[in-house]
Context: one part of a larger RNA
RNA sequence: CCCGAGGCCAAGGAACUCGGCAAAUUGGCCCUGUACCUUCGGUAGAAGGGGUGCCUGGGAUCUUCGGCUCUGCUGGGGAUCCUAGGUCGCAGUGACCAGGAGGUCCCGACUGUUUAAUAAAAACAUAUGUCCCCGCUAGCCCGAAAGGGUGUGGACGGGGGCUGAAUCCUGGCCACUGGCGGUACGUCAAACCCGGUUCCAACCGGGCUAAGCGCCGCCGAAGGCCGGGAGUAACUCUAACUCUCUUAAGGUAGCCAAAUGCCUUGUCGGGUAAGUUCCGACGUGCAUGAAUGGAUCAACGAGGGCCUCACUGUCUCGGCCCGGGGCCUGGUGAACCCGCAACCUAGUGCAAAGUCUAGGGACCCCCAGCGGGGCGAGAAGACCCCGUGGAGCUUUACUGCAGCCUGCUGCUGAGACGCUGUUGCCGUUGCGUAGCGUAGGCGGGAGUCGUCGAACCAUCCCUUUCGGGGGAUGGGGAGGCGCCAAUGAAACACCGCCCUACGGUGACGGCAUCCCUUACCGGGGAAACCCGGGACAACGGCAGGUGGGCAGUUCGGCUGGGGCGGCACGCCCCUGAAAAGGUAUCAGGGGCGCCCAAAGGCCAGCUCAGGUGGGACAGAACCCCACCGUAGAGGGCAAGGCCAAAAGCUGGCUUGACUGGUCCCUCAACUGCACGGGGACCAGGGGUGAAAGCUGGGCCUAGCGAACGCUCGUGCCCCCAUCGAUGGGGGCCGGGCAUGACGGAAAAGUUACCCCGGGAGUAACCGGCUCGUCGCGGGCGAGAGUCCCCAUCGACCCCGCGGAUUGGUACCCAGACGUCGUCUCUUCCCAUCCUGGGGGUGCAGUUGCUCCCAAGGGUGGGGCUGCUCGCCCAUUAAAGGGGAACGUGAGAUGGGUUUAGACCGUCGUGAGACAGGUCGGUCUCUACCUGCUGGGGGCGCUGGUCGCCUGAGGGGAAGGUGCCACCAGUACGAGAGGAACGUGGCGCCGCGGCUUCUGGUGUACCGGUUGUCCGAGAGGGCAACGCCGGGUAGCCAAGCCGUAAGGGGUAAGGGCUGAAAGCAUCUAAGCCCGAACUCUGCCCCGAGACUAGGCGGCCAUCCUCCUGAAAUCCCAGGUUCUGCCUGGGAUGGAGGGAGGACGAGAGCUCCCGUAAAAGACGGGGUUGAUAGGGUGGGGGUGUAAGCACCAAGAUCCUUAUGGAUCGAGGUGUUCAGCCCUCCGCUACUAAUCG
Repeated sequence: CCCGAGGCCAAGGAACUCGGCAAAUUGGCCCUGUACCUUCGGUAGAAGGGGUGCCUGGGAUCUUCGGCUCUGCUGGGGAUCCUAGGUCGCAGUGACCAGGAGGUCCCGACUGUUUAAUAAAAACAUAUGUCCCCGCUAGCCCGAAAGGGUGUGGACGGGGGCUGAAUCCUGGCCACUGGCGGUACGUCAAACCCGGUUCCAACCGGGCUAAGCGCCGCCGAAGGCCGGGAGUAACUCUAACUCUCUUAAGGUAGCCAAAUGCCUUGUCGGGUAAGUUCCGACGUGCAUGAAUGGAUCAACGAGGGCCUCACUGUCUCGGCCCGGGGCCUGGUGAACCCGCAACCUAGUGCAAAGUCUAGGGACCCCCAGCGGGGCGAGAAGACCCCGUGGAGCUUUACUGCAGCCUGCUGCUGAGACGCUGUUGCCGUUGCGUAGCGUAGGCGGGAGUCGUCGAACCAUCCCUUUCGGGGGAUGGGGAGGCGCCAAUGAAACACCGCCCUACGGUGACGGCAUCCCUUACCGGGGAAACCCGGGACAACGGCAGGUGGGCAGUUCGGCUGGGGCGGCACGCCCCUGAAAAGGUAUCAGGGGCGCCCAAAGGCCAGCUCAGGUGGGACAGAACCCCACCGUAGAGGGCAAGGCCAAAAGCUGGCUUGACUGGUCCCUCAACUGCACGGGGACCAGGGGUGAAAGCUGGGCCUAGCGAACGCUCGUGCCCCCAUCGAUGGGGGCCGGGCAUGACGGAAAAGUUACCCCGGGAGUAACCGGCUCGUCGCGGGCGAGAGUCCCCAUCGACCCCGCGGAUUGGUACCCAGACGUCGUCUCUUCCCAUCCUGGGGGUGCAGUUGCUCCCAAGGGUGGGGCUGCUCGCCCAUUAAAGGGGAACGUGAGAUGGGUUUAGACCGUCGUGAGACAGGUCGGUCUCUACCUGCUGGGGGCGCUGGUCGCCUGAGGGGAAGGUGCCACCAGUACGAGAGGAACGUGGCGCCGCGGCUUCUGGUGUACCGGUUGUCCGAGAGGGCAACGCCGGGUAGCCAAGCCGUAAGGGGUAAGGGCUGAAAGCAUCUAAGCCCGAACUCUGCCCCGAGACUAGGCGGCCAUCCUCCUGAAAUCCCAGGUUCUGCCUGGGAUGGAGGGAGGACGAGAGCUCCCGUAAAAGACGGGGUUGAUAGGGUGGGGGUGUAAGCACCAAGAUCCUUAUGGAUCGAGGUGUUCAGCCCUCCGCUACUAAUCG
């Protein structure tokens, strides 16, 4: 010094901040006192105020032990309370313990519960209300079943949903969805019945028909839903009123810019100096609203806003102190991470370089710090996109399954009654008109019936076309009918067969109801059996319906990211397309998904659009004539190409809009295929034309579709099957039904609960490029400015600059470059806000406006909001604009945004969603390199060493800026008003130093005091230094001091002289001035300033041993002969090596501090005051202990002039005692010896 945890703080008191976060305040007990509101309980400890210790008396109550004369008295002890007096301190719940308070909104009634490990909430629960299911073999739930739970419960019960105390209330809509009920009718599966099929069957058709659906109703405290446009009142505004469209109905009571209001900081009011929040109002409310509950509400809340009081280091603005870590020493000893490695600036480069290029810097090493960089570490990005990856959830996605409902059937039997189907038998029945008559049809037919009782009569029954017909019974007692005739479409007696309708009867079925008991089921019982249900139910099979309860899956592509939009997804035409062909974009301009029985084929005739002239007529775009007329028309539809005795127009005849086959081209990439399209030829048989010929649709280029499946046509073949027939299936050929995502899966959403694999191939931030947009400037000068473009402003048009806005782009980054704002801290730019210097003015002065130069310094405090921004308040010389990865999260914060919880509005059937609102919500990292701030060591600097300098260079706020006064009421001005140059004083904002003063701290110290423990006392320990009151030194600020001028050079500008250009001209040459600018002046570092500097002092000496160069001399040999070369010897001692003395000076050891993390630095070391001790002075505290006396009173002894004892506390001794980090003195101790 830093961190984290504590103590204290002058003045101010929330100015801090998202927010009083944190801290402080408050605090126990007693007394007093207590508002609004209220569900009368509460609120309430509301708030607010007072008291509280110790000592000595007196009293009361209770209690314990003892005594007594025992309702009690008395003696000893204890607890609680009352009261009087005394007494001390700053302070008496003296420490510990121990609510800060109030006002007002939102939400939730409340106590409770919850996401173990980021959310405690407004979420859940709750009492309450309400709806639905359920009569018990119930309903609901678990299970494949057996069985079990609810429950050994029974509607005052159980289950499910919604709501969420109480209070006041809870509106309209039944069209949709759903639930419930009904149902003549429609639809409707299997079974059953009927029909078709050359017998049967498969099969086909029909009938009957359950649930369901349709249909008709009811139901909202079921899912849900609850409009628009005009006009109108005698100011205006508004619209009680009116009109109109429309709906199932059009939002009632309430409530509101709200947890819901986009615009929006709505408007008004309140609070504040100032209020995006807050409170009260207003209300065409993007998008409030009634048990998806509406409104209100006392109490409650570790919920969320706002305000006030108190209080404070949250802040202005920081300071000091204590303990712990960091630091040093000893011991022990990890991890992350690690390509190579390790300077700066500019540039370059896949666009953000330690390494590349250029320039600059730079001796080697270590220690402590800081956290700018190493696109630092950590985690194969969670956002985004992609994957024919996954999972959770939803639903009217697709396909299924359970469950449930229903029909038929098996288990499954007896009887009755009613109805009904088919069928046999018997008996009846049958009316158009005409006809005697009520003639069913066909056939036969001339007779037939009758005492076994005809006609006729009566009664009854059935039927009826109302005329009649039939039957039964009784009477009656013998005839009736037919043929014929007539009528008619048909002729009757009688017989046969059949039809319609009916009756009876039988058989075989069906339906409904009732009944039985033996299957089966429930209950009881050990069982026999009894009771109840009962052919139902249950269970099995087949069938229809319903069916996110459950399951498996799917949820296109292109795309200047994705989504939304679009179709650029199949075709055609033109351009793009760069003169063969081909050629991309969500490039530009347009079309097609048909049409035509003629708009096809052939042949023949004709010529169009338009124009000019003329014609009849009252009148000509339209009718007629003549002429001109290369196409300016027309060719079904786009465009292009093409077309004139035609490809156009008109007419005639026709069906080639043919069958079969072959080949080529195109579609179609680089050389593959299919579908589709086009053309040519051959054969057949046509059409047309005199003929040549033309004709396989349309003047050409668009008008289209695979496999599987279904279906149709034609001919042939195969199987059932031994033959035939019928039927069925298959094959070949051809056609239809469609896949438009158009070479063609059978397919919806959602995920913020999410997961995996990838992508910088692709978005959101930054950067790069660009600069439309943005900002700034310029040219021109229409015009404004009384006049006058240019004092000032400046349209249209044009040209630039910047790279702060917003875009575009998709170049770096998805094996991660953390995102807004704030705080902190540094630096840069200038397009200058202030201060400085100037020019112009529509500049008198004052004040302005505008332009030029200038970046040295300054540019602040608050209210609101997360804000950047902005608005506002009060100041100010001014409250400038920007950059640095929208500078700065290994610096902080975490309010906003952007995970998981939750609420509202809106959207969605739903799961869910929303650059809509709202409450809540884990921010890791011990620093290796570099960089930076500091501190050391080594070596170098040419002998060593000690000291003093120089100053290249570097750094520094080397200050900044007001107010007042004089000048001067002067200059100026009609006045009002009102300067300057120069000088002085006083501030503010910074910066540096200091501690005399004022203060803070001061865990050295002194004192007071509480609880407890030790102790007779004195004196101590612990409780935050226990708390409280003071406080020296030191360190500090809020205190004190300092923080000139001047000189050199310039900018804009002002000038001198002066030509080019005989003049003029500040300029071209030259010269003089002229800013807070620049260089100095002032302070600091500084010779690693490698050009390593200068000056001065001191030391630099000697010995031993080893080795031994140059030079000189001598000898010998050689030789090119004044000499030289080689070899040997002597002298010689340079230099080197080893060892030992001496040595300026330095270091270590030792005592220390004016110094200090370690090192370093400074002082001292006996010739000494360096530290300690002692002592004196000076200070702090505030008067020690002991003793003496006093003291409210009380007790005892004696009884008096009394004495003794207890007593909080006081006075004196005592300016005491205790203590000192200050200043002296003093060697007592330690700096010894080395």
Large-subunit ribosomal RNA, half B from a Thermoprotei archaeon, 1234 nucleotides, folded computationally. Its mean pLDDT, the model's own confidence on a scale to 100, is 82. RNAcentral holds the full RNA, with entries from ENA. Its Rfam family is "Archaeal large subunit ribosomal RNA". The family is grouped with related families in Rfam's "LSU clan". Taxonomically the source falls in Thermoprotei (Archaea, Thermoproteati, Thermoproteota).